[in-house]
RNA sequence: UAGCGGGAGAGACCGACGAUUAGAGUGUGUCGGCGCCGAAGGAGCAACCUACUCGGGAAUCUCUCAGGCAAAAGGACCGUUA
Numbered sequence: 001u002a003g004c005g006g007g008a009g010a011g012a013c014c015g016a017c018g019a020u021u022a023g024a025g026u027g028u029g030u031c032g033g034c035g036c037c038g039a040a041g042g043a044g045c046a047a048c049c050u051a052c053u054c055g056g057g058a059a060u061c062u063c064u065c066a067g068g069c070a071a072a073a074g075g076a077c078c079g080u081u082a
Stems, first nucleotide, its partner, number of pairs: 001082006011034001013033005035069003041065001042063003048056002
């Protein structure tokens, strides 16, 4: 790096419009609102280092920009095979 297996959290929330339908409802799409989650990605830093008010500096910690909140998909990471 590639194949396979495992892999968490959090509203199938509310409103408008469109589409669909004979009509409505469900689901779905776009936009908006409130609440929430951390395990794509991104950002922040303790010890320590340093040319010393600067700079460098890890994570599953912190932030929640991005992403996500039925299933599916995705998924850090773990195991296994080459």